[in-house]
Context: one part of a larger RNA
């Protein structure tokens, strides 16, 4: 000098864009943060209101409404969001391998969707419990569950051929044998059949479902190289190193197990100890390098602590389950509930870090055929000079160089065109008025095209002077009003280093980054005048280069 997620002191006008618990991975009150689908399925209220009856207690029927609601089922909940504890490791980065692998939703292509069965929740009923909740009996549905059929280029076994190969094997073609699927929902139409307002079979569209092949995207595993400090850590290792066989996995593998062998690593630093998430980047620097890993992006790890599996395409699962532990709550003492390192917020800790805000309008995500619902992701607003950038606090004229302050050699000098005063301007703030972009979609209507028997439906495209959607926000922006009015401080002045005098003090009080100042004329302490530097900031402290 540059830089910072900064803090502290003094000061503080406005705006834009960013950033904001670096400490205790401390404990958490409260609210919200993951739901959705009735076009998968079976049940099914109430308030209120209208009517009828009434023994005046009430009862029944309709609407409310097949609504609310819970339940079965599907998809999602493994994403998104947080944190950096652990980890020196194939964790990460980079480049490869997988002939050792998986992949829901999506895309493309091919083939199918036949016929049956048994349950169960909700519900009713009985019981237990303080509660959490649990047990028994009975009924019922499905795209829930289970057989059967059928099946390809699928899986497995055997045979043959030629191809590739890391020589372990892989893939292709042909043949034989064995095995393996499925689910329906919804809209439209009568073209031929049946009953004839119209329906059924049927036809047709959309969504789904099953099997196979491929793709895209996502992941698993393996390897080369790179990746902090300590030798005042020198030896480490028994599933340890390898083999055979088996189990297990989506998959290779001591991953696990039995048996066999005795290996494996290490001064090119094993082992042990300490520290640490890694990277793109960021800061500095002419560069080489050094430091760093906030915000944003990629990867990893974790979710009170430790352990475990279940479900699933995917988890060993932050707002799932089980066990144990610590802590907190409820309890009828038998038991039982909880997990903010999600967004706000609270307490303590700390030098120090914000609102218990608005909205799903946009972007994105989940579900849904869609309308839509959910979304503390996100978009915005609030607080903070925390940072960067921009703007303003006025401009021009104005000398008897006023008053006043300070200095003085008492002549004067200086503050100083500075002020007053004159003439102007109108940014920002203030008041009044107008007032957005961000909106694309979606719905309706019309046209065209596709499917189709069809002028139905459905799908796609185009058009539309139709309807509708904005949290921010009456904000940005624009116009008008008025009038210099409301808006400057901080640090320094001995040398380094830009800027000097007076007074006070008298090795005192004090200053100080280094050198050093102060003991009676101190440009170094304190005040004043003057000056220098930066400026809505200026200094100090901390840290890095």
């Nucleotide at each position: 000098g540059a830089a910072u997620g900064a803090a502290c002191g003094c000061u503080g006008g406005c705006g834009g864009c960013g950033u904001g618990c670096c400490u205790g991975a401390u404990a958490c009150a409260u609210g919200c943060a993951a739901g959705u689908c009735g076009a998968g399925c079976g049940c099914g209220a109430a308030a209120g209101u209208g009517g009828c009856c009434u023994u005046c207690g009430g009862g029944c029927c309709g609407c409310g409404a097949g609504u609310a609601g819970a339940g079965c089922g599907g998809c999602g909940a493994a994403c998104g969001g947080g944190u950096g504890a652990g980890u020196a490791a194939c964790a990460c980065g980079u480049g490869g391998g997988u002939a050792a692998c998986c992949u829901g939703c999506c895309u493309u292509g091919g083939a199918g969707u036949g016929g049956g069965g048994a349950a169960u929740a909700a519900c009713u009923u009985g019981g237990g419990g303080a509660a959490a909740c649990c047990c028994g009996a009975g009924c019922u549905a499905a795209u829930g569950c289970c057989g059967c059929a059928u099946a390809c280029g699928c899986u497995c076994g055997c045979c043959a051929g030629g191809c590739c190969u890391u020589c372990g094997g892989g893939g292709c073609u042909g043949g034989c044998g064995a095995g393996g699927a499925a689910a329906g929902g919804u809209g439209g139409c009568c073209u031929a059949u049946u009953c004839u307002u119209g329906a059924a079979a049927g036809c047709u569209g959309c969504c789904g479902u099953u099997c196979c092949a491929a793709g895209a995207g996502g992941g698993g595993c393996c390897c080369g190289c790179g990746c902090c400090c300590g030798a005042u850590u020198a030896g480490c290792u028994a599933g340890u190193u390898g083999g055979u066989g088996a189990g297990g996995u989506a998959a290779c593998g001591g991953c696990u197990c039995a048996c066999c062998a005795a290996g494996g690593c290490a001064a090119c630093g094993a082992u042990c100890g300490g520290u640490a998430g890694c990277c793109g980047g960021c800061c500095u620097g002419a560069g080489a390098g050094g430091g760093u890993g906030a915000u944003c992006g990629g990867c990893c790890a974790c979710a009170c602590u430790g352990g475990a599996a279940c479900u699933g395409a995917g988890a060993c699962a932050c707002g799932g389950u089980c066990c144990a532990g610590a802590c907190c709550g409820c309890u009828a003492c038998g038991g039982u509930g909880g997990g903010c390192a999600g967004c706000a917020g609270u307490a303590c800790g700390g030098g120090a870090u914000a609102u218990u805000g608005c909205g799903c309008a946009a972007u994105g995500g989940g579900c849904g055929a869609a309308a839509g619902c959910c979304u503390g992701a996100c978009g915005c607003a609030g607080c903070a000079a925390c940072g960067c950038c921009g703007c303003g606090u006025g401009a021009a004229g104005g000398a008897u160089g006023a008053a006043g302050g300070c200095c003085u050699u008492c002549g004067g000098g200086u503050c100083g065109u500075a002020a007053a005063c004159u003439u102007c301007u109108g940014u920002c703030a203030g008041g009044c008025g107008g007032g957005a972009c961000g909106a694309a979609c979606g719905a309706g209507c019309g046209g065209c095209g596709g499917u189709g028997a069809a002028u139905a439906c459905c799908c796609g495209c185009c058009g539309u002077u139709u309807c509708u959607u904005g949290a921010c926000g009456g904000u940005a922006c624009c116009g008008c009003c008025g009038g210099a009015g409301g808006a400057a401080g901080c640090c320094c002045c001995g040398g380094c280093u830009a800027a000097c005098u007076c007074c006070g003090u008298g090795c005192c009080a004090g200053c100080a980054g280094c050198c050093g100042c102060g003991g009676u004329a101190a440009u170094a302490c304190g005040g004043a005048g003057g000056g220098g530097g930066c400026a809505a900031g200026c200094g100090u402290u901390a840290u890095u280069c």